[in-house]
RNA sequence: GCCCCCAUCGUCUAACGGUCAGGACACCACUCUUUCAAGGUGGAAAUACCGGUUCGACUCCGGUUGGGGGCGC
Repeated sequence: GCCCCCAUCGUCUAACGGUCAGGACACCACUCUUUCAAGGUGGAAAUACCGGUUCGACUCCGGUUGGGGGCGC
């Protein structure tokens, strides 16, 4: 330098182009308990970034950034 793959709550992981972006663990509050843990109820929390296509984009296209892998001088 070229090619390929990946990027979603704190972590892990879902989501035919039409979802309030879901779930598990963790966190917070309440409840239960003499107390703690476990259990129950509720809550906060995410689409790497910039454009494009589309009535509509996490999803398709281009670019950028970061990570991983392969090839070559």
A computed fold for a 73-nucleotide RNA from a Minisyncoccia bacterium, annotated as transfer RNA.
Its Rfam family is "tRNA". Rfam classes the family as a transfer RNA. Its family is annotated with triplet codon-amino acid adaptor activity in the Gene Ontology. About the family: Transfer RNA (tRNA) molecules are approximately 80 nucleotides in length.
Its mean pLDDT, the model's own confidence on a scale to 100, is 83.
The organism belongs to Minisyncoccia, within Bacteria.